[in-house]
Order: sequence, then structure tokens, then C1' cells
RNA sequence: GCCGGCGUAGCUCAGUCUGGUUAGAGCGCUAGACUCAUAAUCUAGAAGUCGCGUGUUCAAAUCACGCCGCCGGCA
Repeated sequence: GCCGGCGUAGCUCAGUCUGGUUAGAGCGCUAGACUCAUAAUCUAGAAGUCGCGUGUUCAAAUCACGCCGCCGGCA
């Protein structure tokens, strides 16, 4: 340099194919319940510019283009 994949909550990921209801799950975190206490368990809660920008569209995490970062392959 060329090709491909990935980027969504603190972490691991689903959702993208086929645009449309309020952006979700598990773990973790916080508070409460339970306990002599801790763990476990139960309940509630917080936490997101969906990598960045532009475009298409009535409507974009999802489509198009550019850029950035990470991983793999080829040279």
C1' cells in the first nucleotide's frame, strides 16, 4: 500500500441482513430487603453524542460517502 472484519452502558455482547413502538441483555456499580455479620438471593435505581462527520429520507444504531481507531490476511 491492497483486501476483509469490528467499533452500541464501566466490561462482554444482541439489535444492522429487511430503516419505523421508549435503545436492550448479562456481569459489574449504587441503594434497600434478608442476616449477628458477610456471601448468596430478592427488589429498585443510575449509567449511552450507538467511534466522528456529511449526505439520503417524513424518519438512521441500521442505508451511502469520507475520516479515525483496533484485529486479521496479502505484499
Transfer RNA, 75 nucleotides, folded computationally. It matches the Rfam family "tRNA". Gene Ontology term of the family: triplet codon-amino acid adaptor activity. The prediction has a mean pLDDT of 83.